[in-house]
Context: one part of a larger RNA
RNA sequence: GAACGAACGCUGGCGGCAGGCCUAACACAUGCAAGUCGAGCGCCCAGCAAUGGGAGCGGCGGACGGGUGAGUAACGCGUGGGAAUUUUUCCUGGAGUACGGAACAACCGAGGGAAACUUCGGCUAAUACCGUAUGAUAUCGAGAGAUCAAAGAUUUAUCGCUCUGGGGUGAGCCCGCGUCAGAUUAGGUAGUUGGUGGGGUAACGGCCUACCAAGCCUGCGAUCUGUAGCUGGUCUGAGAGGACGAUCAGCCACACUGGGACUGAGACACGGCCCAGACUCCUACGGGAGGCAGCAGUGGGGAAUCUUGCGCAAUGGGCGAAAGCCUGACGCAGCCAUGCCGCGUGAGUGAAGAAGGUCUUAGGAUUGUAAAGCUCUUUCGCUCGUGACGAUGAUGACGGUAACGAGAGAAGAAGCCCCGGCUAACUUCGUGCCAGCAGCCGCGGUAAUACGAAGGGGGCUAGCGUUGUUC
Numbered sequence: 001g002a003a004c005g006a007a008c009g010c011u012g013g014c015g016g017c018a019g020g021c022c023u024a025a026c027a028c029a030u031g032c033a034a035g036u037c038g039a040g041c042g043c044c045c046a047g048c049a050a051u052g053g054g055a056g057c058g059g060c061g062g063a064c065g066g067g068u069g070a071g072u073a074a075c076g077c078g079u080g081g082g083a084a085u086u087u088u089u090c091c092u093g094g095a096g097u098a099c100g101g102a103a104c105a106a107c108c109g110a111g112g113g114a115a116a117c118u119u120c121g122g123c124u125a126a127u128a129c130c131g132u133a134u135g136a137u138a139u140c141g142a143g144a145g146a147u148c149a150a151a152g153a154u155u156u157a158u159c160g161c162u163c164u165g166g167g168g169u170g171a172g173c174c175c176g177c178g179u180c181a182g183a184u185u186a187g188g189u190a191g192u193u194g195g196u197g198g199g200g201u202a203a204c205g206g207c208c209u210a211c212c213a214a215g216c217c218u219g220c221g222a223u224c225u226g227u228a229g230c231u232g233g234u235c236u237g238a239g240a241g242g243a244c245g246a247u248c249a250g251c252c253a254c255a256c257u258g259g260g261a262c263u264g265a266g267a268c269a270c271g272g273c274c275c276a277g278a279c280u281c282c283u284a285c286g287g288g289a290g291g292c293a294g295c296a297g298u299g300g301g302g303a304a305u306c307u308u309g310c311g312c313a314a315u316g317g318g319c320g321a322a323a324g325c326c327u328g329a330c331g332c333a334g335c336c337a338u339g340c341c342g343c344g345u346g347a348g349u350g351a352a353g354a355a356g357g358u359c360u361u362a363g364g365a366u367u368g369u370a371a372a373g374c375u376c377u378u379u380c381g382c383u384c385g386u387g388a389c390g391a392u393g394a395u396g397a398c399g400g401u402a403a404c405g406a407g408a409g410a411a412g413a414a415g416c417c418c419c420g421g422c423u424a425a426c427u428u429c430g431u432g433c434c435a436g437c438a439g440c441c442g443c444g445g446u447a448a449u450a451c452g453a454a455g456g457g458g459g460c461u462a463g464c465g466u467u468g469u470u471c
Stems, first nucleotide, its partner, number of pairs: 001471004006467005013343006019336002021301001026299003030296003035060003040057002043054004067254003076179007085171002090167008098132004107122006138147003152159002180226003187217003192214008229251004233244004256277005279290004307333001309332003315329001316327004346376004356367004380412001382407005390398001415460005420441003426455005436443002
């Protein structure tokens, strides 16, 4: 000098754009954040009906979106390759969609419980479940051969269902190289390293298991310890480099702590399940309920970080044939000079160089064209009116906002730091090694340009200084 997710002190007019718990991955009151489909199905309630409402079975979605950075020094990430895989939905081909059956909710009846909830008996539908048939280009097999499917709805337009080929997209896996510090960490390793058989997986593999062999890593730093999410990038710097990894974007990991699987195309699943633990709450003491590192918000910690707002109008997502419903994603608004950028706080004229202040050699000098006065202007703000784009037909939260027009009136709008040298800017008074200043050198013990005040001056300016950190 530059920079900052900053904080603190003094001060503070407006707008645009951005940013806003860096600390306790501490604990959380309350509300909302994931539903949807009656064009899959049978019921219940209200109603004369049309229709409206309700839970249940079933389908799709809840694996996305949103948060956080605890853990992780790792194929986690980055980059470049690879083969032994899978992929709901979507696109595009081929083929099929035949005949039957038994249940379980809802409902009804009888119970248990304080509650959460739950037990028994009976009835019933389906795009729920099961059987038979048909089966190839599918799978297994050297072959013969063996094995495997389906679901209907309807307003007759269509939407579906099953098997299979190709594509697309997503995901899993493997490898080369790169990826912080410490040797005051030198040896580490038994499923360890390899093989064979078996198991397991969508898939390769000690991934698992039995047996066999004794390997494998390491001074080019293994192991251990500490620290840390990684990257695109950000800051600085002429560059090389150094430091960092907020916001935005990609990947990873996590969801009270630890473990586990279920369902599913996909999870070992933030707002799903089970077990254990700590904590909080309810209880009739028998037993139950919960998980904000979603958006707001509260307590706490801290130098420090916002509203328990509006709307689905737009963009995007889920479901639905659609109308539409849901969406704290998102779009907006609110708060904060936290930052960047822009604008304003007036312009011209005005010398009796007014008054006042300060200094004085008492003549004057300076504040100073500064003020007043005169002549103008009206940005921003204020008042009134019109009033959008964003929405190709309808639909606007923002918003009576932006913008435009009119009006009044200089009217409502300047501070902060510094003035010994470095370093731009000097005098007087007070104080008297005191009170104090200070980034370094150093000032202060009776004329202090260095302390305090005043006048004057210098710098920056809605900011200015200080502190912290990085280069």
Description:
The part of an RNA shown here (small-subunit ribosomal RNA, 5' domain) has 471 nucleotides and comes from an uncultured bacterium. Its Rfam family is "Bacterial small subunit ribosomal RNA".